[in-house]
RNA sequence: AUGAUUGUUGUAGGAGAGUGUAGUUGUAUUUUACCACCGAAGGAGCAAGUUCCAAAAAGGCCCUUGGAACCAAUCUCUCAGGUAGAGGAACUAUAACAGGACG
Numbered sequence: 001a002u003g004a005u006u007g008u009u010g011u012a013g014g015a016g017a018g019u020g021u022a023g024u025u026g027u028a029u030u031u032u033a034c035c036a037c038c039g040a041a042g043g044a045g046c047a048a049g050u051u052c053c054a055a056a057a058a059g060g061c062c063c064u065u066g067g068a069a070c071c072a073a074u075c076u077c078u079c080a081g082g083u084a085g086a087g088g089a090a091c092u093a094u095a096a097c098a099g100g101a102c103g
Stems, first nucleotide, its partner, number of pairs: 006098008018035001020034004036083003042079001043077003049070007
């Protein structure tokens, strides 16, 4: 002196699905029961692949078989959350701060 991945904050954008039925209630965000749904807070699960162990094999490596660990998502689940508005919202862009990979 360049300033990557990443993290925090601000700003802008940001989908889906019932304003369901019955009751209670001061409260549309409260509460009880009953169904019907959504996936993009969060969470959970998994592929290829990598590694390890065991078996077979005269020995070694490789191959094959079995087991285990690691392992992605906008995929899957629907625990949580959500199904008028508000709020929230993965993600995208941008600004600042932190940080300091590479050179």
The RNA shown here (Glycine riboswitch aptamer) has 103 nucleotides and comes from Evansella clarkii. Its Rfam family is "Glycine riboswitch aptamer". Rfam links the family to the GO term glycine biosynthetic process. On this family, see Mandal et al., Science 2004: "A glycine-dependent riboswitch that uses cooperative binding to control gene expression". Taxonomically the source falls in Evansella (Bacteria, Bacillati, Bacillota, Bacillaceae). The sequence was found by an Rfam model in a public genome assembly.